[in-house]
RNA sequence: GGGCGCAUAGCUCAGUUGGCAGAGCGCCUCCCUUACAAGGAGGUGGCCGGCGGUUCAAGUCCGUCUGCGCCCA
Numbered sequence: 001g002g003g004c005g006c007a008u009a010g011c012u013c014a015g016u017u018g019g020c021a022g023a024g025c026g027c028c029u030c031c032c033u034u035a036c037a038a039g040g041a042g043g044u045g046g047c048c049g050g051c052g053g054u055u056c057a058a059g060u061c062c063g064u065c066u067g068c069g070c071c072c073a
Stems, first nucleotide, its partner, number of pairs: 001072007010025004019056001026044006049065005
């Protein structure tokens, strides 16, 4: 220099054909226990990496930038 992939909750990751943003873990409260752990019940969570475009509507499609990873030279 060229090509490809990834970026969504505190962490690990889903999100289908563009149409309500989710799961597990974590955290908080309660129950249980002498107490802790485990278990049970309830709760807590996000402007989807930035900017722009397309569309009635974008996490999703397009362009570009940034960061990370891989491959080629």

A computed fold for a 73-nucleotide RNA from an Actinomycetes bacterium, annotated as transfer RNA. Its Rfam family is "tRNA". Its family is annotated with triplet codon-amino acid adaptor activity in the Gene Ontology. Taxonomically the source falls in Actinomycetes (Bacteria, Bacillati, Actinomycetota).